Predicted 3D model of a 167-nucleotide RNA (Lysine riboswitch aptamer) from endosymbiont 'TC1' of Trimyema compressum. Of the family's consensus pairs, 100% are formed in the model. Its mean pLDDT, the model's own confidence on a scale to 100, is 80. NCBI's taxonomy places the organism under Bacteria, Bacillati, Bacillota.
RNA sequence: CAUCGAAGUAGAGGUCGCAAGGACCAUUAGUACUAUUCCAGAGAUGGAAGCAAAGAAGGAAUAGAAAAGGGGAACUUGCCGAAGUCAAAUAAGCCCGAGCUUAUUAGGCUGGUUAUGAGUUUAAUAGAUUUAUAACUGUCACAGGAAUGUGGAGUGCUAACUCAGAU
Numbered sequence: 001c002a003u004c005g006a007a008g009u010a011g012a013g014g015u016c017g018c019a020a021g022g023a024c025c026a027u028u029a030g031u032a033c034u035a036u037u038c039c040a041g042a043g044a045u046g047g048a049a050g051c052a053a054a055g056a057a058g059g060a061a062u063a064g065a066a067a068a069g070g071g072g073a074a075c076u077u078g079c080c081g082a083a084g085u086c087a088a089a090u091a092a093g094c095c096c097g098a099g100c101u102u103a104u105u106a107g108g109c110u111g112g113u114u115a116u117g118a119g120u121u122u123a124a125u126a127g128a129u130u131u132a133u134a135a136c137u138g139u140c141a142c143a144g145g146a147a148u149g150u151g152g153a154g155u156g157c158u159a160a161c162u163c164a165g166a167u
Base pairs, nucleotide, nucleotide: 002167003166004165005163006162009159010158011157014080017079018078019077020076021075024072025071033064034063035062036061037060038059039058043051046096047095083110084109085108086107088105089104090103091102092101093100094099111137112136113135114134115133116132117131118130119129120128121127139152140151141150142149143148
């Protein structure tokens, strides 16, 4: 000095990159729920507490009437395994269970976007998510004079730097 290896640092993919936040807007919904009147006549997803023939569950009419989650366009913030998802363990919360939510741990899968079909979720044909197919796109490897083609995966790729690590 060159190559390889290792640790950290910085950066790129996209003008619909990823996620979070509060305010606003639409939807949820004239729904749940409350009150009155009528029908009805013993209970409600399992249990407890409580309520209930002075009328439970359910139904109709009238009057009043939400919220959470999810979504939208902008703004702000953090970022490039950003993040998502699967199953497992632990902790906390919802009266207990079922079920659900949040956080952490170790592990598997997915480079990103879009469209279509099927499944799950949801009030929803919105959205999210899984899977299959296709297109576009970024990156690396191989082939090629080139256009381009084929294939791989983010524990990747690029850049410079460090190493009394190896050759």